[in-house]
Molecule: small-subunit ribosomal RNA
Organism: metagenome
RNA sequence: GGAUAGUAACACGUAGGUAACCCACCCCCGGGACGGGGAUAGCUGCGGGAAACCGCAAUUAAUACCCGAUAACGUCUCCGGACCAAAGGUGUGAUUCCGCCUGGGGACGGGCCUGCGUCCUAUCAGCUAGUUGGUGAGGUAACGGCUCACCAAGGCAACGACGGGUAGCGGGUGUGAGAGCACGACCCGCAUCACUGGGACUGAGACACUGCCCAGACACCUACGGGUGGCUGCAGUCGAGAAUCUUCGUCAAUGGGCGAAAGCCUGAACGAGCGACGCCGCGUGCGGGAUGAAGGCCCUCGGGUUGUAAACCGCUGUCAGUUGGGAGGAAAUCCAAGGGGGCAAACCCCCUUGGUUGACCUAGCUUCAGAGGAAGGACGGGCUAACUACGUGCCAGCAGCCGCGGUAAUACGUAGGGUGCGAGCGUUAAUCGGAAUUACUGGGCGUAAAGCGUGCGCAGGCGGAUUGUUAAGCAAGAUGUGAAAUCCCCGGGCUUAACCUGGGAAUGGCAUUUUGAACUGGCAGUCUAGAGUGUGUCAGAGGGGGGUGGAAUUCCACGUGUAGCAGUGAAAUGCGUAGAUAUGUGGAGGAACACCAAUGGCGAAGGCAGCCCCCUGGGAUAACACUGACGCUCAUGUACGAAAGCGUGGGUAGCAAACAGGAUUAGAUACCCUGGUAGUCCACGCCCUAAACGAUGUCAACUGGUUGUUGGGGGAGUGAAAUCCCUUAGUAACGAAGCUAACGCGUGAAGUUGACCGCCUGGGGAGUACGGUCGCAAGAUUAAAACUCAAAGGAAUUGACGGGGACCCGCACAAGCGGUGGAUGAUGUGGAUUAAUUCGAUGCAACGCGAAAAACCUUACCUACCCUUGACAUGUCCAGAAUCCUGCAGAGAUGUGGGAGUGCCCGAAAGGGAAUUGGAACACAGGUGCUGCAUGGCUGUCGUCAGCUCGUGUCGUGAGAUGUUGGGUUAAGUCCCGCAACGAGCGCAACCCUUAUCAUUAGUUGCUACGCAAGGGCACUCUAAUGAGACUGCCGGUGACAAACCGGAGGAAGGUGGGGAUGACGUUAAGUCCUCAUGGCCCUUAUGGGUAGGGCUUCACACGUCAUACAAUGGUCGGUACAGAGGGUUGCCAAGCCGCGAGGUGGAGCCAAUCCCAGAAAGCCGAUCGUAGUCCGGAUUGUUCUCUGCAACUCGAGAGCAUGAAGUCGGAAUCGCUAGUAAUCGCGGAUCAGCAUGUCGCGGUGAAUACGUUCCCGGGUCUUGUACACACCGCCCGUCACACCAUGGGAGUGGAAUCUGCCAGAAGUAGGUAGCCUAACCGCAAGGAGGGCGCUUACCACGGUGGGUUUCAUGACUGGGGUGAGGUCGUAACAAGGUA
Repeated sequence: GGAUAGUAACACGUAGGUAACCCACCCCCGGGACGGGGAUAGCUGCGGGAAACCGCAAUUAAUACCCGAUAACGUCUCCGGACCAAAGGUGUGAUUCCGCCUGGGGACGGGCCUGCGUCCUAUCAGCUAGUUGGUGAGGUAACGGCUCACCAAGGCAACGACGGGUAGCGGGUGUGAGAGCACGACCCGCAUCACUGGGACUGAGACACUGCCCAGACACCUACGGGUGGCUGCAGUCGAGAAUCUUCGUCAAUGGGCGAAAGCCUGAACGAGCGACGCCGCGUGCGGGAUGAAGGCCCUCGGGUUGUAAACCGCUGUCAGUUGGGAGGAAAUCCAAGGGGGCAAACCCCCUUGGUUGACCUAGCUUCAGAGGAAGGACGGGCUAACUACGUGCCAGCAGCCGCGGUAAUACGUAGGGUGCGAGCGUUAAUCGGAAUUACUGGGCGUAAAGCGUGCGCAGGCGGAUUGUUAAGCAAGAUGUGAAAUCCCCGGGCUUAACCUGGGAAUGGCAUUUUGAACUGGCAGUCUAGAGUGUGUCAGAGGGGGGUGGAAUUCCACGUGUAGCAGUGAAAUGCGUAGAUAUGUGGAGGAACACCAAUGGCGAAGGCAGCCCCCUGGGAUAACACUGACGCUCAUGUACGAAAGCGUGGGUAGCAAACAGGAUUAGAUACCCUGGUAGUCCACGCCCUAAACGAUGUCAACUGGUUGUUGGGGGAGUGAAAUCCCUUAGUAACGAAGCUAACGCGUGAAGUUGACCGCCUGGGGAGUACGGUCGCAAGAUUAAAACUCAAAGGAAUUGACGGGGACCCGCACAAGCGGUGGAUGAUGUGGAUUAAUUCGAUGCAACGCGAAAAACCUUACCUACCCUUGACAUGUCCAGAAUCCUGCAGAGAUGUGGGAGUGCCCGAAAGGGAAUUGGAACACAGGUGCUGCAUGGCUGUCGUCAGCUCGUGUCGUGAGAUGUUGGGUUAAGUCCCGCAACGAGCGCAACCCUUAUCAUUAGUUGCUACGCAAGGGCACUCUAAUGAGACUGCCGGUGACAAACCGGAGGAAGGUGGGGAUGACGUUAAGUCCUCAUGGCCCUUAUGGGUAGGGCUUCACACGUCAUACAAUGGUCGGUACAGAGGGUUGCCAAGCCGCGAGGUGGAGCCAAUCCCAGAAAGCCGAUCGUAGUCCGGAUUGUUCUCUGCAACUCGAGAGCAUGAAGUCGGAAUCGCUAGUAAUCGCGGAUCAGCAUGUCGCGGUGAAUACGUUCCCGGGUCUUGUACACACCGCCCGUCACACCAUGGGAGUGGAAUCUGCCAGAAGUAGGUAGCCUAACCGCAAGGAGGGCGCUUACCACGGUGGGUUUCAUGACUGGGGUGAGGUCGUAACAAGGUA
């Protein structure tokens, strides 16, 4: 210098201790350095080896090694004493300098010990044998089980031991208002590591990053014998990865090592390089410039915008570029000279002068040129600043959350413009914040998640009054420390800033010490208000045991008695003629205790009920006495704990899971019925859970009241009661303040406080899995995760809905009358068919509807033939006026000829204009083509139902409420009364039309009393204009002195007189693009235009709406009477004549109170028919005609004759109608050439019934429930089937970690030593002392083997779970959800 693998530990931080220690180099002080000796490397020779390297022999030096002397100091000591050192170097001298030995002290640096702090997990609860302590010994620098021998049995742990997981620690960093939370890059301090594991050696210091030995893995070299290596140093390479740099320069500075020094070494360091990675600063120009250029985009086609932006004109010169020189980083060392101090002199020290040393790089200055070289990325639906067009069409795509996209997308893509940033901008990952969303600061638990089912109670937490004392907490002062850097404050230096730097503050802490004594705690004492004990009295389904009673059910026996009983919505199974049910008597047995009985009592809760006895717990109250804080709460623990269930043994009347049968049903493993076993009961033993609920833990204190009730006490009162007042303990109702999201709670708190415990933190997965504990089992308890969703939930509001409730209305039902559904026909629709059968309308609210008239036309459809600026509009140019008559071809459209003919206005003329026709080219026309889910307008429907709203005020946090509800009343939200409402609007009603009565006016064509006509008249009828009249106005009753209702009078009419027009806010994406209008899209020699023919008229069938009938209340024939409202000149058409008739002919009248259509019919008076498929009914068919029309074949209407079908009153079901109505009878109009059973009108005749609101349908008001809000045609559950995902179990399999038994034992250290070797010392010698090698013992790494535990991955198969537009089966829940 590097790294953070290990480590949860005295590793780190902080404060201390070391009288239990060491310390080379450095500083200070003391003492000493004398005399000897033996080797050995290098080198040389020989030899071995591929190499690494090694062996032998010879020779040599030292500050290397050894011995002796000396010993102040030191060490040991039995206090006598004993033991221990050294080295010299620079030529000599000299003294210095550098060393050497031995002590003492200091400094620096370390070792060891201690208090406190230091992550998650209890689904880790017990751990520990050197373990804990002692004695002795060894070892260490040093204390110590550090090690060993012996002895004792200790030590740790719920204040979390042991185990598992994760992690280097701190100064600090990020964030935050703070408290906190997250992190520990760079810099600093400490620790640890150095390929992995073990070991020691040397040394002051290491068990040592670039030292040694061994083992292992890996890599390299090899002659196969053997060797070598360790980048987590700086660069660099490879690999992995989303991703991280140059094999650079220099010791110039700072620092380190060695050296006396010069100096050498230094990938420490200083610099440069690469990277917008971060922070800071700067630039990419500035001023003018409107015809608002061009281009782009949008457009309502006018314009707007880009935009002074550009162009253009003028100016400046930062940065980059270019020229030139150029501070500073250099202090000091070193060299030389001079001076001074010191010395005999020099060495040495100090000062001055000169010189030397820059790797790298700039600041600043200056020359030149020229706006010249320099802008991007994100976003624009809301949050969130910023919008348009086109493309696309639930596709492509976007998306942080909500969500966008299915043909008009500000949300996708592109473009234009815009917004916010800017050398950056966005994305991803992560941390904190917002989040009071783990709440210490600072949350909650009745119903949203959350009070243990309930007591007792050890530890713990908290605790009444008072005196003294103490000083642990606490408070104050002082001292020490809290390294530096960082943060903060005040200054300084770079032009500023980032950055650097000086000083200060701060560092919440810890320790020591002094003081205080109120409070908390400790100790000692006292007290009685908390708590308890004693005494009297009282209530009670409190508990346990024993006994006993009556009613009822069932069964048994006997009697009486006969055909049913039982059961249900209705039935059946069942019982009964072998005698049931019913009834009488007697008996057996089990279970439960009617009335009393009560939001009454008791109990901790669960729970407790006939009566009596025994045992027993608790409570209340009254007055005193006693104890003297003995108290409150309570994790773990322990006791009790409904029902069901389990075990053993009894018992079993009734009831009754399972089961059986009968019903119901599409099914019915249910609801209903008939039976019926466990069980229910008793004893003993388990289980331990409930919506175990007041969904509300226990204790204590405080805070307005009213009323009821239970127990006790006191007072008043009474003959006794009743009753009243006060108090206490319970138990209920209502309510003040306050609280609460609201609902609600409210002295029995969910109010205001205190103490303690338990519990919660989005829904699902899941109270599940695994593990543990308990249990005989069932199961209980403790209790996750993956994955998945953007919600789940509470309370309240408005609606809607209910097989909820109350009230009310309607031809809604009922009461009636007549129909439809059966027949034939007409007509519309569906379906089928077709070249086409044009299109639309489809529950009520499509279906005799658009269509108030399809033979052609209409006509939109099909086939065929034609046209292309077009059948129609405007504009430009040219030509001709227009127009009329006529030939040929063709199905016609059309094509092609002939003839006649020129007008109006202006102008003198030329010419021009208007209108019109033809031609040319282009803009355009045209479309019954699509979208009614882009629209306007119009219309249907709820519904002519009585509702729908607003302003102000009030109430509510709010959505909202009130008003508009309530009591009456009405046809009516009509009116009255009441009321925190007071008013108002759209609706209702009225105003309008018509009809019913009268009056006045006016009378022609009307009417007419004048005998007819003419003429007159206007009374009557009538006509048509204006008025009157009806208003609950009057009377009686009811009602609240109201509104109003009932009855009556009068009146033409009576309670809106009858009818019409008139349709609130809204609902239905209702209907209509084919009436019209219109956005967008589409077609443009065709989806446009023209013509002819065909089709819309088809026909096994089904449905709707009608016509005519089935007959005698009728048919037919004859006669005869009475309307209203309409229409008429391309018209209505009279009389007369012809025809059986449709009709023809005819022509009068009428532009209509005049004439015509136009004989009304049913009716009435007669005749006939006689119950029959008919003298009913008329379809169908044949034939002959008439009319309209260019034309009746497809395809019109009518007439005559002939034919004479079905049909004898219509199943299930269903429609209309309440009075001039139903029913029935005819008449007229529109459309229209012709065509009416349709439709719109008109009058004639003219009923029945309504008790009533239970039920069906629709509607209104109030209320209630709701899991619905696309609003019940709603919502929604579970199995099964399919796909995917994660997960549990699983015979096992594989890996990792750890514990333990055994084997093994490298290197090393220590001990031992019979073998071998051996210079210094001793000895004359032999030999000895000592040493080395070897061997061996102990310890021990790697390794081997067996067992246990933990954990990860995987596994056939299997379990449930989750998710997934359109699957299957049912319908469990939400409404009384149809069985709460």